[in-house]
Context: one part of a larger RNA
């Protein structure tokens, strides 16, 4: 791991709701007793409990058996009547001076059984870390005590002592002797455990090599002592029997767990929430919201559309207001600041301030003016509703970690970020598309068969046109990407030049006064300053650039000629290009494609569980017959109906001419399951109607056994 067996909402008490039944202004007995054909039944038993009146803290006081109207079911002589229901009126009581206000009144309970909840109990099962009590441990280990044992070989050479030398002495010194020491080296005595972060699985700490201590605060045998909030500790919270920041065993104990895991047959109907408020509250709970079931009620309801009326101050816009903000001239004023003139007073210019005007721009906390959407309401249409809507009452929940996306906000540099609003989706939704892909697009799946389409597609993989027409792109753009850049190429518009010859190219000219004047060493078109004329001309600048020390020289403007048909500028725009960097080799899904890319127009086809058709089962409605276009996904959860197991009562059956069980086959049922045949097996087993449960297994790192 597998298989088999075991394995989780139970029981009692109290209480509440619903259903069924008994009796009913009453209902019921409990313990116990008696009888008996006994998991039981019959009788007795009235203690006691609930109900029959409420209000008030209390003293205390104390109510409609119907007065009026509406009206459902039902009935009807079709006029109405009217149980239940509703409204008014009246009454009781408390409060109050009163008015008024609070509670109550025109009778339904009670007992049993069954089911759903609540509360208390172990309370669906399993699971702590802990707390408390009483005991057992020092054969491990810590420390101590008593009594024993062990420690190769070598090295160093303390004190003391002897002899010699020196000294007045104290003493110093040399050579020997001596043998001290928590001294040194070190072994297969012994103890330890540094590294290999070796190796291994005999071992819940081994083995190998290496390494440390090794006459001492050394190591060690045997015998004793100290015990759990206690011991012992050269102190690491170490050790106290593989257990220690409080040992182990038993009990308390089924401790408690707002946490985690698990919780066993089928089908049918409905079907959520991850929000608000409060909370020593944020993993929980309470109330509300959203779901479900039953009852009640008795005619209207409101998701949609259109129109009218009402509300508003957002988007965009704007600058009249508030605040920010560009430039200009004008007028007024001038204390600060700067400059000039003047001896000074002062004057002028710049600057500053104020005013109105022109001009350019902004705002969540600006708005004179102001949308669309939206909200309320009324009407009409529409849809739903007497086959029962709206509303109301009661029983049962779950949920209260949400997530993605589109649009609009807040925070943040940003985020598969965070925090809100509105819609949709996932959650709890399968199917088709998107290569793959919870939430993107299409579309909401009862079963079976046939057809038509949606999104998306139609060269091959791969179902379906290498479809038709007109353009664009050359980048494999298509097949991520911004600001910025682009004499790539297409389109549009405006303007200019052009057969009196444009644009580009070739050839030629490009002068004289003059080297203009000044400055300067020089200044000749070309350092700089001033001026920028005249003449000859087809044209020619007192010079646009290079150049020289200055000249020179080379181009340019400008003109002629040659050539012969378009040329140029600006703006807008389509498709491209650059911008463009990531870690294994590599992705348009792939192959490939110049369309099989992109833009516009058109036709056909493919394509889902969508839609249509037919049949069937279920649901819904109906007394039935029948109808069903207007029913059909589903987690938590609510409701309904069934299947199976064991046992009991009762009725009725089967079985040695073969029961149960097991194996296999066949049939029936939507399913849980049921029935039959054959084989095996060898003694019990069904069915109907009732009843009772230790009643259904795949999961719990579940338990036990086998393998």
């Nucleotide at each position: 791991g597998g298989c088999a067996g075991g394995g989780a909402g139970u029981u009692c008490a109290u209480u509440u709701u619903u259903g069924u039944g008994g009796c009913a202004a009453g209902g019921a007995u409990a313990a116990g007793c008696u009888g008996u054909u006994a998991a039981g039944c019959a009788g007795c038993g009235u203690a006691u409990c609930c109900g029959c009146a409420g209000g008030g803290a209390a003293a205390c006081c104390a109510a409609u058996a119907a007065g009026u109207g509406c009206g459902u079911a039902g009935c009807u002589u079709c006029g109405g009547c009217a149980u239940g229901g509703c409204a008014c009126a009246u009454c009781c009581u408390c409060u109050g001076a009163a008015a008024g206000g609070g509670g109550g009144a025109g009778u339904a309970g009670u007992c049993a059984c069954a089911a759903g909840g609540a509360u208390g109990a172990g309370a669906c099962c399993a699971g702590a870390a802990a707390g408390g009590a009483g005991g057992u441990g020092a054969u491990c280990u810590a420390u101590u005590c008593c009594u024993g044992g062990a420690u190769a070989a070598g090295a160093c050479g303390a004190a003391g002592c002897g002899c010699g030398g020196c000294g007045a002495a104290a003493g110093c010194u040399g050579c020997g002797u001596g043998g001290a020491g928590g001294u040194c080296u070190g072994c297969u005595a012994u103890c330890g455990a540094u590294g290999c972060u070796g190796u291994c699985a005999c071992u819940a700490a081994g083995c190998g090599c290496u390494c440390g201590a090794g006459u001492g605060a050394u190591c060690u045998g045997g015998g004793a002592a100290u015990a759990g909030g206690g011991g012992u500790g050269a102190a690491a919270a170490g050790c106290c029997a593989a257990u220690c920041g409080a040992a182990c065993c038993u009990c308390u104990u089924g401790a408690u767990a707002g946490c985690u895991g698990g919780u066993u047959c089928c089908u049918c109907c409905a079907g959520a929430a991850a929000u608000g408020u409060g909370u020593c509250u944020c993993a929980g709970c309470a109330c509300a919201g959203c779901c479900u079931c039953a009852c009640u009620g008795g005619a209207g309801a409101c998701a949609g559309u259109u129109a009218g009326c009402a509300g508003g101050g957002u988007a965009a816009a704007g600058c009249a207001c508030u605040g920010a903000u560009u430039g200009g001239g004008a007028a007024g004023u001038u204390a600060a600041g700067g400059a000039a003139a003047g001896a000074a007073a002062u004057u002028u210019c710049c600057g500053g301030c104020u005013u109105a005007c022109c001009u350019g721009u902004c705002a969540a906390a600006c708005u004179a003016a102001u949308a669309a959407u939206c909200u309320g309401u009324u009407a009409a249409c529409g849809u739903c509703g007497u086959a029962g809507a709206a509303g109301g009452u009661g029983g049962g929940a779950g949920u209260g970690a949400g997530a993605g996306u589109a649009u609009c906000g807040g925070g943040g540099u940003a985020a598969g970020c965070u925090u809100g609003a509105u819609g949709c989706u996932c959650a709890a939704a399968a199917g088709g598309g998107g290569a793959a892909c919870a939430a993107c697009c299409c579309a909401g799946a009862g079963u079976a068969a046939g057809g038509u389409u949606a999104a998306g597609g139609u060269c091959c993989c791969u179902a379906a046109u290498c479809c038709u027409c007109a353009g664009u792109u050359a980048a494999g753009u298509c097949a991520c990407g911004a600001a910025a850049u682009u004499g790539g190429u297409g389109a549009u518009a405006a303007c200019c030049c052009a057969a009196a010859a444009a644009c580009a190219g070739g050839c030629g000219g490009g002068c004289g006064g003059u080297a203009g004047g000044c400055u300067u060493a020089g200044a000749a078109g070309c350092a700089g300053c001033c001026a920028u004329c005249c003449g000859a001309u087809a044209a020619u600048c007192a010079a646009c650039g290079c150049g020289u020390a200055a000249c020179a020289g080379c181009g340019g403007a400008c003109c002629g000629u040659u050539c012969g048909a378009g040329g140029g500028u600006u703006a807008u725009u389509g498709c491209g290009a650059u911008g463009a960097a990531a870690a294994u080799g590599g992705a348009c899904g792939g192959g490939a494609g110049u369309a099989a890319a992109c833009u516009g127009a058109g036709a056909a086809c493919c394509g889902u569980a969508a839609c249509c058709u037919u049949a069937c089962a279920c649901g819904u409605c109906g007394a039935a017959a029948g109808a069903u276009a207007a029913g059909a996904g589903g987690u938590a959860u609510g409701g309904a109906g069934g299947u199976g197991u064991u046992c009991u009562g009762u009725a009725u059956g089967g079985a040695c001419a073969g029961a149960a069980g097991c194996u296999u086959c066949u049939g029936c049922g939507u399913a849980a399951g049921c029935a039959g045949g054959a084989g095996u097996g060898g003694a019990c087993c069904g069915u109907g109607c009732a009843g009772a449960a230790a009643c259904a297994a795949g999961a719990a790192u579940c338990c036990u056994g086998c393998u």
Predicted 3D model of a 707-nucleotide part of an RNA (large-subunit ribosomal RNA, domain II) from a Candidatus Aenigmatarchaeaceae archaeon. The prediction has a mean pLDDT of 84. It matches the Rfam family "Archaeal large subunit ribosomal RNA". A reference for the family is Yusupov et al. (2001), "Crystal structure of the ribosome at 5.5 A resolution", Science. The RNAcentral record of the full RNA draws on ENA. The source organism's lineage runs through Archaea, Nanobdellati, Candidatus Aenigmatarchaeota, Candidatus Aenigmatarchaeales and Candidatus Aenigmatarchaeaceae.